[in-house]
RNA sequence: GAUGAACGCUGGCGGCGUGCCUGAGAUAUGCAAGUCGAACGUCGUUCUGUCGCAAGACAGAAUGUAGUGGCGGACGGCUGAGUAAUGCGCAGGAAUCUGCCCCGGAAUAUUGGAUAGCCCCGCGAAAGCGGGGAUAAUACGAUAUAGUUUCCUCCUCUGGAGGAAUAAAGUACGUAACUGUACGUUCCGGGAUGAGCCUGCGUCCUAUCAGGUAGUUGGUGGGGUAAUGGCCUACCAAGCCUAUUACGGGUAGCUGGCCUGAGAGGGUGGUCAGCCAGAGGGGGACUGAGACACGGCCCCCACUCCUACGGGAGGCAGCAAUCAGGAAUAGUCGGCAAUGGGCGCAAGCCUGACCGCGCGACGCCGCGUGUAGGAAUAAGCUCUUACGAGUGUAAACUACUGUGGCGAAGGAUGAAGUCGCCCUAUGGGCGAUUGACAGUACUUCGUUAGAAAGGGGCCGCUAACUGCGUGCCAGAAGCGUCGGUAAUACGUGGGCCCCAAGCGUUAUCCGGUAUCACUGGGCAUAAAGGGUCGUGUAGGCGUCUCAUCAAGUUUCCAUUUAAAUAUCAAGGCUUAACCUUGAAAAAGGUGGGAAAACUGAUGGGAUAGAAUUUCCUUAAGGGGGAUUGGAACUGAGGGAGGAGUAGUGAAAUGCGUUGAUACCCUCGGGAACACCAGUGGCGAAGGCGAAUCUCUGGAAGGAAAUUGACGCUGAGACACGAAAGCUAGGGGAGCGAAGCAGAUUAGAGACCUGCGUAGUCCUAGCUGUAAACGCAUGCUUGCUAGCUGCAUGUCCUGAUUUAUCAGGACGUGUGGCGAAGGAAAUCCGUUAAGCAAGCCGCCUGGGGAGUACGACCGCAAGGUUAAAACUCAAAGGAAUUGGCGGGGAGGCACACAACCAGUGGAACAUGUGGUUCAAUUCGAUACAAACCGAAGCACCUCACCAGGGUUUGAAAUACGAGAGUUCUAUUCUAUGGAAACAUAGAAGAUGCGCAAGCAGGCUCGUACAGGUGCUGCAUGGCUGUCGUCAGCUCGUUCCGUGAGGAGUACCCUUAAGUGGGACAACGAGCGCAACCCCCAUCCUGUGUUAUAUGUAUCACAGGGGACUGCUCCGCCUUUGGCGGGGAGGAAGGAGGGGCAGACGUCAAGUCAGCAUGGUCCUUAUACCCUGGGCUACACACAUGUUACAAUGAAUGUUCAACAAUGGGUUUUGCCAACCGGUAACGGUGAGCGAAUCCCAGAAAUACUUUCUCAGUGGGGAUUGAGGUCUGCAACUCGACCUCAUGAACAUGGAAUUGGUAGUAAUCGCGGAUCAGCUAUGCCGCGGUGAAUACGUUCUUGCCUCUUGCACACACCGCCCGUCAAGCCAACAAAGUCGGGGACAUUUGAACUCCGCCAUUCGGCGGGGGAGAGUAUCGUCGGCGAUGAGGGUU
Repeated sequence: GAUGAACGCUGGCGGCGUGCCUGAGAUAUGCAAGUCGAACGUCGUUCUGUCGCAAGACAGAAUGUAGUGGCGGACGGCUGAGUAAUGCGCAGGAAUCUGCCCCGGAAUAUUGGAUAGCCCCGCGAAAGCGGGGAUAAUACGAUAUAGUUUCCUCCUCUGGAGGAAUAAAGUACGUAACUGUACGUUCCGGGAUGAGCCUGCGUCCUAUCAGGUAGUUGGUGGGGUAAUGGCCUACCAAGCCUAUUACGGGUAGCUGGCCUGAGAGGGUGGUCAGCCAGAGGGGGACUGAGACACGGCCCCCACUCCUACGGGAGGCAGCAAUCAGGAAUAGUCGGCAAUGGGCGCAAGCCUGACCGCGCGACGCCGCGUGUAGGAAUAAGCUCUUACGAGUGUAAACUACUGUGGCGAAGGAUGAAGUCGCCCUAUGGGCGAUUGACAGUACUUCGUUAGAAAGGGGCCGCUAACUGCGUGCCAGAAGCGUCGGUAAUACGUGGGCCCCAAGCGUUAUCCGGUAUCACUGGGCAUAAAGGGUCGUGUAGGCGUCUCAUCAAGUUUCCAUUUAAAUAUCAAGGCUUAACCUUGAAAAAGGUGGGAAAACUGAUGGGAUAGAAUUUCCUUAAGGGGGAUUGGAACUGAGGGAGGAGUAGUGAAAUGCGUUGAUACCCUCGGGAACACCAGUGGCGAAGGCGAAUCUCUGGAAGGAAAUUGACGCUGAGACACGAAAGCUAGGGGAGCGAAGCAGAUUAGAGACCUGCGUAGUCCUAGCUGUAAACGCAUGCUUGCUAGCUGCAUGUCCUGAUUUAUCAGGACGUGUGGCGAAGGAAAUCCGUUAAGCAAGCCGCCUGGGGAGUACGACCGCAAGGUUAAAACUCAAAGGAAUUGGCGGGGAGGCACACAACCAGUGGAACAUGUGGUUCAAUUCGAUACAAACCGAAGCACCUCACCAGGGUUUGAAAUACGAGAGUUCUAUUCUAUGGAAACAUAGAAGAUGCGCAAGCAGGCUCGUACAGGUGCUGCAUGGCUGUCGUCAGCUCGUUCCGUGAGGAGUACCCUUAAGUGGGACAACGAGCGCAACCCCCAUCCUGUGUUAUAUGUAUCACAGGGGACUGCUCCGCCUUUGGCGGGGAGGAAGGAGGGGCAGACGUCAAGUCAGCAUGGUCCUUAUACCCUGGGCUACACACAUGUUACAAUGAAUGUUCAACAAUGGGUUUUGCCAACCGGUAACGGUGAGCGAAUCCCAGAAAUACUUUCUCAGUGGGGAUUGAGGUCUGCAACUCGACCUCAUGAACAUGGAAUUGGUAGUAAUCGCGGAUCAGCUAUGCCGCGGUGAAUACGUUCUUGCCUCUUGCACACACCGCCCGUCAAGCCAACAAAGUCGGGGACAUUUGAACUCCGCCAUUCGGCGGGGGAGAGUAUCGUCGGCGAUGAGGGUU
């Protein structure tokens, strides 16, 4: 885009079309084929006339029923079951018929007997039938005639003559009658139309259908037909069709056309038109011009109906209609007015053909649902940053119009003819008359904005965005996908977009899709080259030249290809759809003519392709057979020897004192051939490796000839075809599936070890597959730059010492790199994957599956050929960036190693988990949580629990109202209470302003407050971590189709992407470094409270100084860098330390520090108070402290030796000195807001004495008693002091931490927080002061380069198979059921053929025959316990 559509929602009008796609299922009822009296005889009714008194008779006219007869029921209408060719389409043909129609010729004479109707009788329920009697014809018969045809005879034989046989029907008008006119009848000839037959070409899928056929193919004779013909029959022959697809199976009416498409094509065949076929299923004939006949006949079958049970009737796939089926398809309408048909002389009759109306938005087309004005823009609704915005000139409202609606009036075209009369008569005139649709279309007038808008969508594709609800739920979805608490994707509201009386969905077809590729694809790696330049059949394709022909080809003419449709033009309906008229093709077929380039055919010639012969030469693991050889191995025998050997990562099994292994000698056996050996050789591939002989194939080079296109490819076919395997017979040393044993391991059905059977080997067969590969490439031919190897051959040149060497050219083969070009890229590139030609094979998403079934092959194993159901939205290729690797290279780090001290064991402190609890608040919880938030948990803190209490609230802002002796802050007392608070009472009274008044206060109410409630996965900010690791990027440029890359790789160097060199890169940024601070040294300045003093110390402030600068040596690329030594210097190679943390990662941490979106609570999740809890305690972990002692502990005041950083009160601090107390501390009290005073005695150390290796005088936990201090308050739950007590612990398993120098270790001191303290923590300060580093193999982490990847949530990745369970489809299966078929046999209706009898009806016999029965076979399908695999969850 389209549809005979259906479904959902919605629906105003008209025109034109269209409407059972399914059950060719069954049908009630009505209608659809009749007509003719001018063929015929009766009968009925009416009328007229004549005769008659009447009854009635006769004649005529009109009309009607049935019958005889004629014509028509073979057309029209319906349907598409069957049919793959007895069909259809296109084009031809000869052996035919043709009613009615047209033309021409001739004729139409004589005559006869019946029969229906009718009457009578009989049978039957009916349908109907039988018998007797009378009768007519355009019914039937006989005779005559014969130009036609047939037969016979003859002749001067494409013909003629003679003989025989062969036909008919009349009716009407008119006339006085005849003639006549009209319609008929018969014969002959012709035409037209229609029909039958034959031929060629075209006409779906399937080879998992490869052979089919006996009347089959042909001939002769005969029969039959309208006619040819095996159409039928007898005989003869053995043919005929088939890979150009016979035969079989499946599906299907064919065509003009229709839909789609740029076209080529693909799909389709409804309506209209042509053909065919069918009429409930099957068979058959009759009549007829025509049928094997839809509304005819006979028979069988199935079904239905009537019946008196004896017997009969029927066929909507005609129009309506009904039931059923189905997603689904209409009225039991009107009319013959038109067109067409049948009959008729005609009038006319009939006509469900047809013309019309009706129903259905089923389709196409047209119109409308109003038009104009109307607010800086109502209300409502929605959103909002709360200002506003959108809906929106939209509405309301005002004015107008009338397609449409309603009412009224008028009112068609479609009518041509027919009949009557007249006339100048194949014609004209006049008159009458014919409309279903329809009082419709249409026109006019009046009136009326009144009846008349929805559907789908809004994440991308794809036009159109927001709020709320929901919370991986409910749901959406064409694909990608959306939804797990901020959904433009679900549902809904608003808004918007598209189309519009429709809009969506579903189904189907084409397109997009070059995704079956003719136009117009591919096959190295994505699917795809057959195992084999194998051999070769059919087929396809094929060198140069001459001549002829004209099949293909080109061109001209004629004819055909129905109409309709399509295209163009014009015209008619108001337009359009629709309809009418005209024009014009493409392309195909047939016939005729022309041309001869190309293809083809025939004939002649040639040699460039191809092949052959001869001669010369060359190389080789080419193949078959025979023979021979040496090394090694193994076995046997002998010698000698004496304990192991063998094997492995390490072992063990094994062998060995019955003598192994190792060594020597002799003999046997089988298999394989070291070195040479080489991207070297040969072969079609598989493959081929000792030597010699023999048989044999091929290739290459050179020369000379010959044949004369003999060529290329190659479906089938044939041949060969590694290893393994199979059959039979040999052989068997080594190796070695299976097997046994030892190890390894969680296990080890493996890898390793010891044995070891088939096999490996030979002969003869079979099998026929491999990653049968060039890291996946069919064959042949030609063309398209080169460079460089190797093998082999020939020729030339030069040098020669004739052994040879060097160079060059031309072949053949085999490698590497590369131009153009190709390719998605990787890559290929004269050995193409380039440019072309010819031929073959193969592919068409992944899985299912190279599987099932079938067939063929095979002894088997199995092979070849080869699907479908179902399932997924991917599977796959190449390359890129990362990440990863029990890959590689380089480098770094207290990462390892070396060294020191620890942790892990003990007790305690602290934190965490767990458990417990009313609560043990919350968070952190791999490194990167766990002396963490917390630089201080008795109350407070506080968030938790129990209980008590308050509700505009403890604190904020605003409004309204009220109270009030009045100007009110607040305080006190009493009672209750644990307090908060409640109740009552009393006292009291603010600031500014001159004043008015304002601010402030109380109570009530309303907005609101408040929340350590939730979400760190909505966030800001801050922080941790990789990591102080050296990286991360940008601009321009270049490379690449692109993702991306280069820059930033490489070399040297560095702590460093630090620097240098080189380079398709050149620069730059964030990081590094430096700038900053502290310390070490010097100088200068200033000097209070430092110093006794000058000033060196000291303090503060500002500067200098270090840069591989100088020198020597070594290394490297000599610009420069690195290393070593030295001088100078306080300091030497970054002098030591700090601060500073790139792009980013971890949805890392924090809503409980703060801020904040959303959400939740609002007499409670807010606020206040008392008490409790955060301090619990079988246990586990982490971080620490104290120790385990003699490098020690205690003692002393023994001289008492030596620091630094800091802190300290305006109400609260540090507190000297003195006194008291054993002490904590208390009392008294000077100084100090500090370089002045105080904390403040530093300790380790040194010295003296004691202890003497013990659970000891080590160790100090725990516990008892007594005290001190802080504080409302030390019970839960503080610190300290004194006395007493005196536990574990004797250096710590696996494992693990820190540290490279003023570091570790060790020693003390200070500060924050703080009333006090749980501080052994944290942050600082100084004192004493080491050991070690071979080195980068290993462990951990990191950086760079490279490599592989099926990973990208990135190895904590991905992912395979069994097993268990659910579901699905298909396969096999004992069997069972059904469809259609073949063959055999039995039976067999109607009908038919033959024979006989009767030749009137008919009868008998034989044959065929639809159908039915039986048996067998093969095919297709349904079900099927169970089995096996597959898919999916």
Background:
A computed fold for a 1433-nucleotide RNA from an uncultured bacterium, annotated as small-subunit ribosomal RNA. The RNAcentral record of the sequence draws on ENA and SILVA. It matches the Rfam family "Bacterial small subunit ribosomal RNA". Its family is annotated with ribosome and structural constituent of ribosome in the Gene Ontology.